Overview: A computed fold for a 330-nucleotide RNA from a marine eukaryotic metagenome, annotated as Bacterial RNase P class A. It matches the Rfam family "Bacterial RNase P class A". Rfam's curators write: Ribonuclease P (RNase P) is a ubiquitous endoribonuclease, found in archaea, bacteria and eukarya as well as chloroplasts and mitochondria. Model confidence (mean pLDDT): 76 of 100.

RNA sequence: GCUAGCCGUGUGAUUGCUGUUUUAAACAGAGGAAAGUCCGGACUCCAUAGGUAAUAGCGCCAGGUAACUCCUGGGAAGCGUGAGCUUACGGAAAGUGCUGCAGAAAAUAACCGCUAAUCCUUGCAGGAUUAGUAAGGGUGAGAAGGUGAGGUAAGAGCUCACCGCAUACAAGGUAACAAGUAUGGCUGAAGCAAACCCCGCUAGGAGCAAAGCAAAUUUAUAGCAUAUCUACCUAGGACAAGCUAUAUGGUAAGCUGCUAGAGGUUUUUGGUGACAAAAACUCGAGAUUAAUGAUCACACAUGACAGAAUCCGGCUUAUAGGCUGGCUCU
Numbered sequence: 001g002c003u004a005g006c007c008g009u010g011u012g013a014u015u016g017c018u019g020u021u022u023u024a025a026a027c028a029g030a031g032g033a034a035a036g037u038c039c040g041g042a043c044u045c046c047a048u049a050g051g052u053a054a055u056a057g058c059g060c061c062a063g064g065u066a067a068c069u070c071c072u073g074g075g076a077a078g079c080g081u082g083a084g085c086u087u088a089c090g091g092a093a094a095g096u097g098c099u100g101c102a103g104a105a106a107a108u109a110a111c112c113g114c115u116a117a118u119c120c121u122u123g124c125a126g127g128a129u130u131a132g133u134a135a136g137g138g139u140g141a142g143a144a145g146g147u148g149a150g151g152u153a154a155g156a157g158c159u160c161a162c163c164g165c166a167u168a169c170a171a172g173g174u175a176a177c178a179a180g181u182a183u184g185g186c187u188g189a190a191g192c193a194a195a196c197c198c199c200g201c202u203a204g205g206a207g208c209a210a211a212g213c214a215a216a217u218u219u220a221u222a223g224c225a226u227a228u229c230u231a232c233c234u235a236g237g238a239c240a241a242g243c244u245a246u247a248u249g250g251u252a253a254g255c256u257g258c259u260a261g262a263g264g265u266u267u268u269u270g271g272u273g274a275c276a277a278a279a280a281c282u283c284g285a286g287a288u289u290a291a292u293g294a295u296c297a298c299a300c301a302u303g304a305c306a307g308a309a310u311c312c313g314g315c316u317u318a319u320a321g322g323c324u325g326g327c328u329c330u
Base pairs, nucleotide, nucleotide: 001327002326003325004324005323006322007321009299010298011297012296013295014294015293017029018028019027020026021025031305035316036315038314039313040312041311042310043207044206045205046204055203056202057201058200059199060074061073062072063071064070075089076087077086078085079084090198091197095196096195097192098191099190111137112136113133114132115131116130117129118128119127120126145163146162147161148160149159150158164186165184166183167182168181169180172177211256212255213254219247220246221245222244223243224242228238229237230236263282264281265280266279267278268277269276270275
């Protein structure tokens, strides 16, 4: 240098906070990313006869996984002396489109130059017109495959050799791929699809503020007795507030969801590996205006990034400092 992994303050005392329990007290109490909300799911409720269209995502091959745009191994291309790293990895001969500046010209090409013929002029040389040319020079990321030889008026795959490219076959490989052989002088079959597009596969919606239990107050009905009204008495009727009972609904507050799981650790077996199977052991925070703070002492290498809110599998980003293994180069 490359790569894989671990820790990320510790011990003791006093006091304080939350949960559980056997309630004097005992036990437990934020991460490697808890962040981002970028993917995939579990779970809950709603919708759905089947298709099509639209929209969106993914894109080499084979495996792993509950699943994935994730992970593992392999292939190809590229970078690196190397250990290793990256992936913008289906299709450019279906169609449309784009490629600034520079440069003559950026996909039907001639600025300088080289050659030949004719004319003008003439000491040497130079100039004009016509035809041929793409080897040399210039511009540029890229200019009619590359190097060498022959050939030509001068040149050119014009011809040849090697390489590159295309086509066919093809050892080997599950496959992606591809050693090799043969043919071809090879349309300038350029680049871009993270341009539109084509091809293949996948995709119902919303989300724990999901959803549920029970339920005050309020509302309605019935009954009771009373204040009051019906000019007064009796009777009858109406009826505020109050009490009792019931009914629909589901607002506040409360409870469930809420943490025992696609769980964790160790060992054995299988596998290159991701991982799988079996056995044994084991039970972590569940708050709800939101809990772990403060003080002292010692040790040390430092105290960075930073706090759960339904849960899990990944990816991405941030990170002071310390430790371990393997490999490469000098």